[in-house]
RNA sequence: AUAAUAAAAAGCUAAACCAACUGGAAGGUUGGGGCAGAAAGUCACGGAUCCUAAGGGAAUGCCGGACCGCCGAU
Numbered sequence: 001a002u003a004a005u006a007a008a009a010a011g012c013u014a015a016a017c018c019a020a021c022u023g024g025a026a027g028g029u030u031g032g033g034g035c036a037g038a039a040a041g042u043c044a045c046g047g048a049u050c051c052u053a054a055g056g057g058a059a060u061g062c063c064g065g066a067c068c069g070c071c072g073a074u
Base pairs, nucleotide, nucleotide: 004074012037013036017032018031019030020029021028022027035061041067042066043065045064046063047062049058050057051056
């Protein structure tokens, strides 16, 4: 230095639900809230899911993939 990983520490994210705003809808933003998470960080590439009459759109904390990433017994 790299890989896997326990404890502890420093931090991080924020389920359901509620309120306001916003969108045709799915949904999104903000505040409260806290189910849970070691990638629940980013991407949306493939599958799955949702909306739309369709074109198309949405989310991704479902599975696979790519990139980056905190600590350090063994």